[in-house]
Context: one part of a larger RNA
RNA sequence: UUGGGCCUAAAGCAUCCGUAGCCGGCCUAGCAAGUCCCCCGUUAAAUCCAACGGCUCAACCGUUGGGCUGCGGGGGAUACUGCUAGGCUAGGGGGCGGGAGAGGCGAGGGGUAUUCCCGGGGUAGGGGUAAAAUCCACUGAUCCCGGGAGGACCACCAGUGGCGAAGGCGCCUCGCUAGAACGCACCCGACGGUGAGGGAUGAAAGCUGGGGGAGCGAACCGGAUUAGAUACCCGGGUAGUCCCAGCCGUAAACGAUGUAGGCUCGGUGUUGGGCUGCCUCAGUGGCAGCCCAGUGCCGCAGGGAAGCCGUUAAGCCUACCGCCUGGGGAGUACGGCCGCAAGGCUGAAACUU
Numbered sequence: 001u002u003g004g005g006c007c008u009a010a011a012g013c014a015u016c017c018g019u020a021g022c023c024g025g026c027c028u029a030g031c032a033a034g035u036c037c038c039c040c041g042u043u044a045a046a047u048c049c050a051a052c053g054g055c056u057c058a059a060c061c062g063u064u065g066g067g068c069u070g071c072g073g074g075g076g077a078u079a080c081u082g083c084u085a086g087g088c089u090a091g092g093g094g095g096c097g098g099g100a101g102a103g104g105c106g107a108g109g110g111g112u113a114u115u116c117c118c119g120g121g122g123u124a125g126g127g128g129u130a131a132a133a134u135c136c137a138c139u140g141a142u143c144c145c146g147g148g149a150g151g152a153c154c155a156c157c158a159g160u161g162g163c164g165a166a167g168g169c170g171c172c173u174c175g176c177u178a179g180a181a182c183g184c185a186c187c188c189g190a191c192g193g194u195g196a197g198g199g200a201u202g203a204a205a206g207c208u209g210g211g212g213g214a215g216c217g218a219a220c221c222g223g224a225u226u227a228g229a230u231a232c233c234c235g236g237g238u239a240g241u242c243c244c245a246g247c248c249g250u251a252a253a254c255g256a257u258g259u260a261g262g263c264u265c266g267g268u269g270u271u272g273g274g275c276u277g278c279c280u281c282a283g284u285g286g287c288a289g290c291c292c293a294g295u296g297c298c299g300c301a302g303g304g305a306a307g308c309c310g311u312u313a314a315g316c317c318u319a320c321c322g323c324c325u326g327g328g329g330a331g332u333a334c335g336g337c338c339g340c341a342a343g344g345c346u347g348a349a350a351c352u353u
Stems, first nucleotide, its partner, number of pairs: 003325004007307002012321001014201004021194003025088007033081002035077008048066007091191001092188003095184003103177007110154002115149007125136002162169002206247006215241002220236004258320006266298014302309002326353003335346004
């Protein structure tokens, strides 16, 4: 609960696609459902309003007239909405052109380092810390050189740089594949926006089966510290971290800011594209200005409780969806649906304050 809100106070679904629904550009003609006007009927009585009347007044009552609202019928209007028909190109889509990018998937290749093994050299320590100890080492460690194995990762470049709907994406090459920006204005001709349900995607951890396992490392075992130390520090170390197939579906999934469109001073960086001019060793080159798209910073008006936001709005408008309504109880219980499980989604109340 016909209200006011949702960056930080409660509140934007993790993200996208999309069904119903809701909303929807410019022009012309027709129809007349919505809409508007007139007339008729109906809308029982009582109630309501007005006049008059009856109880001495009033309340109350009576008579007459009127009215509200809804519905039906007839006639008329046609701006707007709707419907039908036709047309348009500013929204949207397609096409073409040269570029940008860690966008995705697959395959192949490479590099540094750690660890382990082998061989050689070499000798008494190494390691670790605030200090130590556990630990490793004369069965030769640490250290140096050479060779090999294996797994994970990809320094510098690297940038409030780029790409992606979000999660996220970073060695190189190839193959397959998706999207966006710019430019042209050739084609379609409103084909659009949002989106209840629904579907797809979705970090890490976790789960199932199989593989793999170098380093790191929950649990666990030791050593320290301490009053204790189920920690912080140190030595080990299993799951896991990696790959394939299948689940899970969560997050401070954050810009804590839903999506789409329009409007509203500027300044300064930066990325991609285009145009113009200058320079040029003439290069996918350098510089300057302008336009479009993205991404930052600062700020006018305006907004805001303030912090701050400010053409990437939290300003001014429109459409649609989601959500909030004091704290605790509680994201709990119960029920339902989903899941192998862990659990997820939906989601109360008593009571208390």
This is a predicted structure of a 353-nucleotide part of an RNA (small-subunit ribosomal RNA, central domain) from Candidatus Nitrosocaldus sp. It was read from a public genome assembly. Its Rfam family is "Archaeal small subunit ribosomal RNA". Its Rfam clan is "SSU clan". Rfam links the family to the GO terms structural constituent of ribosome and ribosome. The literature on the family includes a 2002 paper in BMC Bioinformatics by Cannone et al., "The comparative RNA web (CRW) site: an online database of comparative sequence and structure information for ribosomal, intron, and other RNAs". The source organism's lineage runs through Archaea, Thermoproteati, Nitrososphaeria, Candidatus Nitrosocaldaceae and Candidatus Nitrosocaldus. The prediction has a mean pLDDT of 90.